[in-house]
The RNA shown here (transfer RNA) has 66 nucleotides and comes from a pig gut metagenome. Its mean pLDDT, the model's own confidence on a scale to 100, is 80. RNAcentral holds the sequence, with entries from MGnify. Its Rfam family is "tRNA".
RNA sequence: GGGUGUAGCGCAGUUGGUAGCGCGCUUGGUUCGGGACCAAGAGGCCGGGGGUUCAAGUCCCCCCAC
Numbered sequence: 001g002g003g004u005g006u007a008g009c010g011c012a013g014u015u016g017g018u019a020g021c022g023c024g025c026u027u028g029g030u031u032c033g034g035g036a037c038c039a040a041g042a043g044g045c046c047g048g049g050g051g052u053u054c055a056a057g058u059c060c061c062c063c064c065a066c
Stems, first nucleotide, its partner, number of pairs: 003066003008023004017054001025041005047063005
């Protein structure tokens, strides 16, 4: 000097507009039971702080971790 840091894990998030996918998890159905499958649901305020803006995961600055 450069990159990465977003749900338990792996990742996505376009020109800033109230955050999503897969796996996993919970509940129900199905089954003798389990798996698979089907339906529904919970879970993140985005590494920390500050700034700009009507509005920031997204832009700017500092710090931390790898």